[in-house]
C1' cells in the first nucleotide's frame, strides 16, 4: 500500500409486509385497523386429438395454474452452467425531462381454478446501503 471482515452512523432502501389492543410462560398467544393475494354466479368469453360407446361417459396422449419488476432472444458447451441482450421493474411525497446506477431472481399448487356481484379463504415475511445528480411543475402546512 492493496484486500477482506467488524462495529457506528445516514430526514435510510426493495417489499403487501406496519401500526394498535388484550393476555401472560413477556423468546409467546388472540384479536382489531391499515395494505395485499387467491377462490367464486349471470353476462361475456372459451371448448384440443386419438381409441371405445345409442348415449352418459370412460381411457390415453400434450398437461394446466398461481405469487411476484423477474419474460423472451441468440451464443458457448457433453452436461453443469457461462455470456451477450430484452420486456418489465428500482434508486429521499407526487409528477415531467436529462443524465447516472441497481435488479431482470426464486418460490407454490398437484390433474385443478376464465371474468366475476354476494360471499369463503389466506399473508403482513426477509434481506439490504444500487437506495443518485440537476433543472421544472403541482400540491401540502404555517404565518399575514
Nucleotide at each position: 500500500a492493496a484486500a477482506a471482515a467488524c462495529a457506528u452512523a445516514u430526514a435510510g432502501c426493495c417489499u403487501a409486509a406496519u401500526c394498535c389492543u388484550u393476555g401472560u410462560u413477556u423468546u409467546c398467544a388472540a384479536g382489531g385497523a391499515g395494505c395485499g393475494g387467491a377462490g367464486g354466479a349471470a353476462c361475456c368469453a372459451c371448448u384440443g386429438c386419438c381409441a371405445g360407446g345409442c348415449a352418459a361417459c370412460u381411457g390415453g396422449c400434450c398437461g394446466g395454474g398461481g405469487c411476484g419488476c423477474a419474460u423472451u432472444u441468440u451464443c458457448a458447451g457433453c452436461c453443469a452452467u457461462g455470456a451477450a441482450a430484452u420486456a418489465g421493474g428500482g434508486g429521499a411525497c407526487c409528477u415531467u425531462u436529462u443524465c447516472c446506477c441497481c435488479c431482470g431472481a426464486g418460490c407454490c399448487c398437484g390433474a385443478c381454478a376464465g371474468c366475476u356481484a354476494a360471499c369463503u379463504u389466506c399473508g403482513u415475511a426477509g434481506g439490504c446501503g444500487a437506495u443518485g445528480a440537476a433543472a421544472g411543475g403541482a400540491a401540502a402546512g404555517c404565518c399575514c
Molecule: c-di-AMP riboswitch aptamer (ydaO/yuaA leader)
Organism: Candidatus Melainabacteria bacterium